RNA sequence: GCCAGGGUAGCUCAGUGGUAGAGCAGAGGACUCAUAAGCCUUUGGUCGGUGGUUCAAAUCCACUCUCUGGCA
Numbered sequence: 001g002c003c004a005g006g007g008u009a010g011c012u013c014a015g016u017g018g019u020a021g022a023g024c025a026g027a028g029g030a031c032u033c034a035u036a037a038g039c040c041u042u043u044g045g046u047c048g049g050u051g052g053u054u055c056a057a058a059u060c061c062a063c064u065c066u067c068u069g070g071c072a
Base pairs, nucleotide, nucleotide: 001071002070003069004068005067006066007065010024011023012022013021018055026042027041028040029039048064049063050062051061052060
């Protein structure tokens, strides 16, 4: 330099145009003599950035930043 894949909650990841979710972690509650586990509730997101298409974009398009793999 070329090709492919990834970037979404603190972490690991879903989500192929119509209200952004799960597990773990965090907070609270109940239970227990007490703790842990399990149970109930709950906080937390400019969806890497900019622009475009669209009534509507995490999702489609362009550019760009960054990470991983392959080729040279």

Source information: Transfer RNA from an Opitutales bacterium, 72 nucleotides, folded computationally. It matches the Rfam family "tRNA". Clan: tRNA clan. By type it is a transfer RNA.